[in-house]
RNA sequence: GCCUCAGUAGCUCAGCCUGGCAGAGCGACCGCCUCGUAAGCGGUAGGUCGAGGGUUCAAAUCCCUCCUGAGGCU
Numbered sequence: 001g002c003c004u005c006a007g008u009a010g011c012u013c014a015g016c017c018u019g020g021c022a023g024a025g026c027g028a029c030c031g032c033c034u035c036g037u038a039a040g041c042g043g044u045a046g047g048u049c050g051a052g053g054g055u056u057c058a059a060a061u062c063c064c065u066c067c068u069g070a071g072g073c074u
Stems, first nucleotide, its partner, number of pairs: 001073007010026004020057001028044005050066005
């Protein structure tokens, strides 16, 4: 220098191919239960979807550039 993959909630990840309300589990918080704690059950909050631009009525999703990480080639 080139190629591939990954970047989405505090953590681990789905959703992307085939554009249409941003999700799950764990964690946090509140409540129920208990003499109390844990476990269990119910609920709530939490997001610039790595950054910028483009296409579109509409972009996490499609296109371009860039950044970060992992792997490969030379």